[in-house]
RNA sequence: UCUUGCGAAGGGGAUGGGGUCCCCCAAUAAUCGCCGUUCUCGGCUGAUGACUCCUACUCGUGC
Numbered sequence: 001u002c003u004u005g006c007g008a009a010g011g012g013g014a015u016g017g018g019g020u021c022c023c024c025c026a027a028u029a030a031u032c033g034c035c036g037u038u039c040u041c042g043g044c045u046g047a048u049g050a051c052u053c054c055u056a057c058u059c060g061u062g063c
Stems, first nucleotide, its partner, number of pairs: 010025004016054006033044004
């Protein structure tokens, strides 16, 4: 210097991905939305924990 193999740099914050920051949890965990209800059904908002970008979706306008 090159090649090969193994191992580590954790997980989560109601629907995808990137960046930054914040919070929570230690695997028996954090986390798994709201409203009404005859307790079984019906209805509603949001792709964020927050900011921002992209993608998807929805609404409106113009061509």
The prediction has a mean pLDDT of 76.
The RNA shown here (Fluoride riboswitch aptamer (crcB RNA motif)) has 63 nucleotides and comes from a Phycisphaerae bacterium.
Taxonomically the source falls in Phycisphaerae (Bacteria, Pseudomonadati, Planctomycetota).